């Protein structure tokens, strides 16, 4: 520096959630002690959280429902080349750039002959073309002169140059807008599907002031406007979705690799305000202190190491439809490759 493994063990005891089997209680349908089915009780057997974190819910899918003629704009995302994959912003290989002595690590790594925007300090001047100095040629103005010409001045043109700075008519930044190419419909298992009360309300039918229903089973009496039946929707509640899956694993083969193919074996939580736990004992491991030793080093003090005793510690974290990634957390312990000294 890169990679891999592990992350307490055993026993006793009391519980919790599913599955299977046996016995048993009870409800419903039913003529029935037949049969079917629902809800329990007891007993037995067997199962019951992670290490690529079950976490964050960031990215990509499976699955479900809703939406959808076609085209375009906007918005958001991605960006070297090739490959892998169900898919990805992930992974692999290669190139390039940067960091490191090196093993190795990091990379939003398209475009600045479409357009816009931006630049600390220093410097005369910083994104717009101009500016500082010198030189050259031509013309102009003023002064002197008869003229030739000389001196001075301002402006324009051309060439060259010192200094500042990352950068000075030449570049940089796209992790500023922008352009180019490609991609993206929305919501999510509290999705969604099925069964479905009680009460209230809706629709339809029948009965009812010639007195219904109610009031004691009937009659009388009282009372005075609703009663009965059926249908359908929704709610509570229940069931499914739910765990056999892009599954795990041994071998062989293809490939530098990610990965893929063939073949054998295995089944590994499924709760639903939510189980997977509590207590005790023994052992293992780490730390501290004390005692001790025939070991090693040292003149010695002492240090390392071994043994014993006491005290103490043992992290991050808890499934909730499933899967592939990424990111993040983690007391400690073990192993391997390579690099440097």
């Nucleotide at each position: 520096u890169c990679c891999g493994c592990u992350g307490g063990a055993c026993g006793a005891u009391c519980g919790c959630u599913g599955g299977c089997a046996g016995c048993u209680g009870u409800g419903u349908u039913g003529a029935a002690c037949a049969a079917a089915u629902g809800c329990g009780g007891c007993u037995g057997c067997g199962a019951g959280a992670g290490g690529u974190a079950a976490c964050g819910u960031c990215c990509g899918g499976a699955c479900u429902c809703c939406g959808c003629a076609g085209a375009g704009c906007a918005a958001c995302g991605u960006a070297a080349c090739a490959g892998g994959u169900a898919a990805c912003a992930c992974c692999u290989g290669u190139c390039c750039a940067c960091c490191g002595c090196g093993a190795g690590g990091u990379g939003a790594g398209g475009a600045u002959u479409a357009g816009a925007g931006c630049a600390a300090c220093a410097g005369a001047g910083a994104c717009g073309a101009g500016u500082c100095g010198a030189c050259g040629a031509a013309g102009c103005g003023u002064u002197g002169g008869a003229a030739a010409c000389a001196a001075c001045g301002a402006g324009g043109c051309g060439u060259c140059g010192g200094g500042u700075g990352a950068a000075a008519c030449g570049g940089g930044c796209a992790a500023u807008c922008u352009c180019u190419a490609c991609g993206u419909g929305g919501a999510g298992c509290a999705a969604c599907a099925c069964c479905g009360a009680a009460u209230a309300g809706g629709c339809g039918g029948c009965c009812g002031a010639u007195g219904a229903u109610c009031u004691u089973g009937c009659u009388c009496g009282g009372g005075g406007a609703g009663g009965c039946c059926g249908c359908g929707g929704g709610u509570a509640g229940g069931u499914g979705g739910c765990u056999u899956g892009a599954g795990c694993u041994g071998g062989c083969g293809a490939g530098c690799g990610a990965u893929c193919g063939c073949u054998g074996g295995c089944c590994u939580a499924g709760a639903g305000g939510a189980a997977u736990g509590g207590u005790c004992g023994u052992c293992a491991c780490g730390g501290u202190g004390c005692u001790u030793c025939a070991g090693u080093g040292g003149c010695a003090a002492c240090a390392c190491g071994g043994a014993g005793c006491a005290c103490u510690g043992c992290a991050c974290a808890g499934a909730a439809u499933c899967c592939g990634g990424c990111g993040u957390a983690c007391a400690g312990g073990c192993g391997g490759g390579c690099u440097u000294u």
RNAcentral holds the sequence, with entries from MGnify. Predicted 3D model of a 341-nucleotide RNA (Bacterial RNase P class A) from a soil metagenome. The model forms 91% of the base pairs in the Rfam consensus.